[in-house]
The RNA shown here (transfer RNA) has 72 nucleotides and comes from Methanobrevibacter sp. Rfam family: tRNA. The family has 954 seed sequences and 5,335,975 matches in Rfam 15.1. By type it is a transfer RNA. Model confidence (mean pLDDT): 82 of 100.

């Protein structure tokens, strides 16, 4: 340098044009217990940046920026 995959809540993750953006786990509050946990119920929190298409973009196009890989 070139090519290829990825970036989504605190962390892991699913979603590939219209959802209340999923799930776990986190954290708060409450149930249940003779206390702790476990388990069951409610709530809180996220689309890398910037353009471009499109009535409409997490999603598609094109350029950054950052992580992985391969080739040289």
């Nucleotide at each position: 340098g070139c090519c290829c995959u990825g970036g989504u809540g605190g962390u892991g993750u699913a979603g590939g044009g219209g959802c209340u953006a999923u799930c776990a786990u986190g954290c708060g509050g409450g149930c249940c217990u003779g206390u702790c946990g476990a388990g069951c119920c409610c709530g809180c929190g996220a689309c890398u940046c910037g353009g471009g298409u499109u009535c409409a973009a997490a999603u598609c196009c094109c350029g950054g920026c950052c992580a992985g890989g391969g080739c040289g």
The sequence was found in a public genome assembly.